[in-house]
RNA sequence: GGGCGUUUAGCUCAGUUUGGAAGAGCGCCGCCCUUACAAGGCGGAGGUCGGGGGAUCGAAACCCUCAACGCCCA
Numbered sequence: 001g002g003g004c005g006u007u008u009a010g011c012u013c014a015g016u017u018u019g020g021a022a023g024a025g026c027g028c029c030g031c032c033c034u035u036a037c038a039a040g041g042c043g044g045a046g047g048u049c050g051g052g053g054g055a056u057c058g059a060a061a062c063c064c065u066c067a068a069c070g071c072c073c074a
Stems, first nucleotide, its partner, number of pairs: 001073007010026004020057001028044005050066005
C1' cells in the first nucleotide's frame, strides 16, 4: 500500500431480503424475603447504535468519507 471482518447499555452480544424508530443476559440501584449475607421474587435507572456527511416521509441497517481493533496479501 491492497483486501476482508468487527465497532449497539458498565461487560458479553442479538437486532430477518435496504428500512417503520433499540433489546437480552450479566452487572448496578431500590423494595420484598433473611437475625444477617448469598440465592430467589418484584420494580427501576442506564444508549450521539465508533465520528462526520448524503439519499429517503422514515436509518443501527443503504451510499460516501474518516477513525480504532483484528485477520490475510504485498
Transfer RNA from an Acidimicrobiia bacterium, 74 nucleotides, folded computationally. The sequence is in RNAcentral, with records from ENA. Model confidence (mean pLDDT): 81 of 100. Its Rfam family is "tRNA". By type it is a transfer RNA. NCBI's taxonomy places the organism under Bacteria, Bacillati, Actinomycetota, Acidimicrobiia.